[in-house]
RNA sequence: UCCGGGGUGGUGUAGCUGGGAGCACGCCAGGUUUUGGUCCUGGAAGUGGGGGUUCGAACCCUCCCCCCGGAA
Numbered sequence: 001u002c003c004g005g006g007g008u009g010g011u012g013u014a015g016c017u018g019g020g021a022g023c024a025c026g027c028c029a030g031g032u033u034u035u036g037g038u039c040c041u042g043g044a045a046g047u048g049g050g051g052g053u054u055c056g057a058a059c060c061c062u063c064c065c066c067c068c069g070g071a072a
Base pairs, nucleotide, nucleotide: 001071002070003069004068005067006066007065010025011024012023013022019055027043028042029041030040031039048064049063050062051061052060
C1' cells in the first nucleotide's frame, strides 16, 4: 500500500428482506431472608465518527478512525 472480516449498554453477543434495539452476566431499587447468597419484580445504561440515499438506516452508499487476519 492492497484485499477480507469486525466495531451495538460496564462486559460478551443477536438483530432475518431497511420499519418495536433483544438476550446473558454485571449494576441500582424493592420483595423474600435474622444477615448474606439464591429466587422474584422493576429500573438505568448501547448502534465508532462525519456526510449522503430514503417517508424511515445498526442495516444501503461514501470518506475517516480503531481492531484482527492475509498478500506484497
Predicted 3D model of a 72-nucleotide RNA (transfer RNA) from a Solirubrobacterales bacterium. Its Rfam family is "tRNA". The family's RNA type in Rfam is transfer RNA. Rfam links the family to the GO term triplet codon-amino acid adaptor activity. The sequence is in RNAcentral, with records from ENA and MGnify. The prediction has a mean pLDDT of 81.